[in-house]
RNA sequence: GCCGGGGUCACGCCUAAGCGCCGAAGGGUGCACCGGGGAACCAAGAUCCACUGGGGUGAAUCGCACGAGGGCCAACUGGCCCGAAGAGCGUAGGACAGACUUCCGUGUCCGAACCCGUCAGCUAACCCGGUCGGUGUCGCAGGAAGAAAGA
Repeated sequence: GCCGGGGUCACGCCUAAGCGCCGAAGGGUGCACCGGGGAACCAAGAUCCACUGGGGUGAAUCGCACGAGGGCCAACUGGCCCGAAGAGCGUAGGACAGACUUCCGUGUCCGAACCCGUCAGCUAACCCGGUCGGUGUCGCAGGAAGAAAGA
């Protein structure tokens, strides 16, 4: 000097997932933010069986094609269909580019996962919950308007 790892502090990012108070701590509590249940009206048209019940959080929906292998027709070695794991190309939609918001622009990414348990449309009052987890380190594609802060 370079590469990698761990801890702490600071400053950022995804997410609702942060702040204060009490407590030795587990934890409790208040505020902020977030989610669910729940009338009238409106909407819907119920329930059960078969098939594949239905619903929720979330940006995370939808399509195409590949694919081990299988089925049918034909008897030309061809045509049609189904298709596991996995991975690919797109896509509704979503995030970031550094104090905040919006717009234009450019670039880089995500486009998952999980939960309820036969049950829930909307929904005032009211009721019940969550506040986890992950990640980055001086990097530059900018432009316009507003607000705020500072002087």